This is a predicted structure of a 147-nucleotide RNA (c-di-AMP riboswitch aptamer (ydaO/yuaA leader)) from Geodermatophilus telluris. The source organism's lineage runs through Bacteria, Bacillati, Actinomycetota, Geodermatophilaceae and Geodermatophilus.
RNA sequence: CGCCGGAUGCCGCCGAGUCGCGCACGCGCGAGCCGGGGACCCACCAGCACCACCGGGGUGAGUCCCGCUCCCGGACACCCGGGAGCAGGUAGGGCACUCCCAGCCCGAACCCGUCAGCUCACCCGGUAGGCGGCCAGGGGAGAACGG
Numbered sequence: 001c002g003c004c005g006g007a008u009g010c011c012g013c014c015g016a017g018u019c020g021c022g023c024a025c026g027c028g029c030g031a032g033c034c035g036g037g038g039a040c041c042c043a044c045c046a047g048c049a050c051c052a053c054c055g056g057g058g059u060g061a062g063u064c065c066c067g068c069u070c071c072c073g074g075a076c077a078c079c080c081g082g083g084a085g086c087a088g089g090u091a092g093g094g095c096a097c098u099c100c101c102a103g104c105c106c107g108a109a110c111c112c113g114u115c116a117g118c119u120c121a122c123c124c125g126g127u128a129g130g131c132g133g134c135c136a137g138g139g140g141a142g143a144a145c146g147g
Stems, first nucleotide, its partner, number of pairs: 010133005018031005032127006042117001055115001056112004064089002067086008092106004097142005
């Protein structure tokens, strides 16, 4: 001097997940933010035909379509339905002041437990986790701050 990795501080991103006080340092109480339950009214609830037996609901952007493989059920097959895995696309969501264009990324997971439409009063719960950083400086418009 270069490369790789780690720690701390700081600056940021997704997200409601931040701040204050106290504490026996495990947490507790508040504020803010977020979510659920919960009247009147409204909605659903009516009729016909076909198919099926596979409940329904919530947080979240995370829905839907198609193809392939496997499993299960319908007596078998065609066919239908459900589940799992993998590729493709998509409603939708995110990317350092905001918007537009361009570019890049995500398009999961979990929970309730047969039960819940909306919903005043009222009741209950959460306040995690995971990442990035010398550029967040691609273009245009606007704002704010500074001079």